Transfer RNA from an Acidobacteriota bacterium, 75 nucleotides, folded computationally.

RNA sequence: UGGGAGGUAGUUCAAUGGUAGAACGCCUGACUCUGGAUCAGGAAGUUGCAGGUUCAAGUCCUGCCCUCCCAGCCA
Numbered sequence: 001u002g003g004g005a006g007g008u009a010g011u012u013c014a015a016u017g018g019u020a021g022a023a024c025g026c027c028u029g030a031c032u033c034u035g036g037a038u039c040a041g042g043a044a045g046u047u048g049c050a051g052g053u054u055c056a057a058g059u060c061c062u063g064c065c066c067u068c069c070c071a072g073c074c075a
Base pairs, nucleotide, nucleotide: 001071002070003069004068005067006066007065010024011023012022013021018055026042027041028040029039030038048064049063050062051061052060
């Protein structure tokens, strides 16, 4: 430098262009002598950044940033 994959909640991952969700973790309550487990509830998101298309974008298009893989160039 070229090609491919990826970036979404604290973590791991979903989401056919049409309300951004799950599990784990965290907080509160129930239960318990206490804790764990279990049960109920809750908080937590500028969907990497900036534009474009669209009535509507996590999703489509363009540029850029970061991570991983493959190839190449220089040393």
Background: Its Rfam family is "tRNA". Gene Ontology term of the family: triplet codon-amino acid adaptor activity.